[in-house]
Context: one part of a larger RNA
RNA sequence: CUGGGCGUAAAGCGCGUGCAGGCGGUUUGGUAAGUUGGGCGUGAAAGCUCCCGGCUCAACUGGGAGAGGUCGUUCAAUACUACCAAACUAGAGAGUAGAAGAGGAAGAUGGAAUUCCCGGUGUAGUGGUGAAAUGCGUAGAUAUCGGGAGGAACACCAGUGGCGAAGGCGAUCUUCUGGUCUAUUUCUGACGCUCAGACGCGACAGCUAGGGUAGUAAACGGGAUUAGAGACCCCGGUAAUCCUAGCCGUAAACGAUGUGAACUUGGCGUCGGUGGCUUAAACACCAUCGGUGCCGAAGCAAACGCGAUAAGUUCACCGCCUGGGGACUACGGCCGCAAGGUUAAAACUC
Numbered sequence: 001c002u003g004g005g006c007g008u009a010a011a012g013c014g015c016g017u018g019c020a021g022g023c024g025g026u027u028u029g030g031u032a033a034g035u036u037g038g039g040c041g042u043g044a045a046a047g048c049u050c051c052c053g054g055c056u057c058a059a060c061u062g063g064g065a066g067a068g069g070u071c072g073u074u075c076a077a078u079a080c081u082a083c084c085a086a087a088c089u090a091g092a093g094a095g096u097a098g099a100a101g102a103g104g105a106a107g108a109u110g111g112a113a114u115u116c117c118c119g120g121u122g123u124a125g126u127g128g129u130g131a132a133a134u135g136c137g138u139a140g141a142u143a144u145c146g147g148g149a150g151g152a153a154c155a156c157c158a159g160u161g162g163c164g165a166a167g168g169c170g171a172u173c174u175u176c177u178g179g180u181c182u183a184u185u186u187c188u189g190a191c192g193c194u195c196a197g198a199c200g201c202g203a204c205a206g207c208u209a210g211g212g213u214a215g216u217a218a219a220c221g222g223g224a225u226u227a228g229a230g231a232c233c234c235c236g237g238u239a240a241u242c243c244u245a246g247c248c249g250u251a252a253a254c255g256a257u258g259u260g261a262a263c264u265u266g267g268c269g270u271c272g273g274u275g276g277c278u279u280a281a282a283c284a285c286c287a288u289c290g291g292u293g294c295c296g297a298a299g300c301a302a303a304c305g306c307g308a309u310a311a312g313u314u315c316a317c318c319g320c321c322u323g324g325g326g327a328c329u330a331c332g333g334c335c336g337c338a339a340g341g342u343u344a345a346a347a348c349u350c
Base pairs, nucleotide, nucleotide: 004321005320006319007304008303012318014201015200016199017198021194022193023192025088026087027086028085029084030083031082033081034080035077036076037075038074039073040072041071042069048066049065050064051063052062053061054060091191092188093187094186095184096183097182098181099180103177104176105175106174107173108172109171110154115149116148117147118146119145120144121143125136126135162169163168206247207246208245209244210243211242215241216240220236221235222234223233258317259316260315261314262313263312266295267294268293269292270291271290272289273288274287275286276285299306300305323350324349325348332343333342334341335340
């Protein structure tokens, strides 16, 4: 390379946008590049295959025939692909009328709770644990009542509920803003799918600068436990957690399952629409589209299981795998302030 694979055995890029590239709906006409057929030319010798011969055989070797090409040229064919022209509406998009939503950004507001401060009542404990102690408290704590400050998070609603490409998103209101779904079939008329490189987004932790700091809490200090305790438990406590601007670019970034399209018995929930039926209006019921779950036919699978949200049956395109360790490493390149990230070997060894 071929072949075979990628839920759990090695293997789906964390996610998207998208140039080049690859692939691409229906109909008609044209061209004849690919494609197919015929003719002609050429395809040296050796080699290869077959036949005949020579060395006692064979290897070796002589003769003959044939095969051998993404080859050239010419004539023809036109199903498919391509190209050109014209058309279509089932893909895709737009319009119109509706719908749901923790989708995003900014601003404003609210109540509960913790902590702290001030004042009142009040007196000896409180707190914590398996049990204790450190701690706090007669300079008046804990408890309780009133007032105030400040930060962070938003109980109930809440739901295998919703939204988002993923990361993720949950108090309320306002402004700005992205996407989705349904109905209609009014318009455009293949405008599509995928995508190396590229570009953007990307939890937590971490970094830079400036703020902020209630609670929690790496590090650190103390008390316990213990043979020891660098821990688990307890009392404290700084970075951090929060905000603004920038960086980092990784996660079991998981459905461990790439994206798009088509096809293939069913049943039961749930969310958002639409139509019918029904009704006083509803509910319910039936049908249908889009999501999200459970169970299962066929089929698939090593099994577990998957099963219209496929891991079934197919197509298009991309990514990736090729025994374990060495090694999510070294060296080099690129990126980063750093931490480090990314790309990624070999010796050796089993």
Molecule: small-subunit ribosomal RNA, central domain
Organism: uncultured bacterium